A computed fold for a 102-nucleotide RNA from a Limnochordia bacterium, annotated as Purine riboswitch aptamer.

RNA sequence: AGUGACUAAAUUUGCGAGCCUCGUAUAAUUCCGGGAAUAUGGCCCGGGCGUUUCUACCCAAGGACCGGGAAUCCUUGGACUACGGGGAAAGAGAAUCUAGGG
Numbered sequence: 001a002g003u004g005a006c007u008a009a010a011u012u013u014g015c016g017a018g019c020c021u022c023g024u025a026u027a028a029u030u031c032c033g034g035g036a037a038u039a040u041g042g043c044c045c046g047g048g049c050g051u052u053u054c055u056a057c058c059c060a061a062g063g064a065c066c067g068g069g070a071a072u073c074c075u076u077g078g079a080c081u082a083c084g085g086g087g088a089a090a091g092a093g094a095a096u097c098u099a100g101g102g
Base pairs, nucleotide, nucleotide: 003102006100007099008098010096011095012094013093015091019087020086021085022084023083024082025081026056030048031047032046033045034044035043041066042065050057058078059077060076061075062074063073064072
């Protein structure tokens, strides 16, 4: 003066399962068939439509309506799933540099 594997610190940098949040889809909507209950009732099963979309298509509360029939309706609150944007972060890595290291 240079410097190998490896070790440690610092700085920079992208990644990052899952999580949080926002947007889009869908209105957790709607149509049909079969069966069931009947004011102390108003359900159960199946099929379709809807999404440049896989899945899901229910729950609760309140109200209306049906005067005994076969039919429900309205309001409010509450998800999951798919894709995309953003965020925090465990973690592993890369580069530079410093120290150790024969």
Its mean pLDDT, the model's own confidence on a scale to 100, is 84. The source organism's lineage runs through Bacteria, Bacillati, Bacillota and Limnochordia. It was read from a public genome assembly, where an Rfam model found it.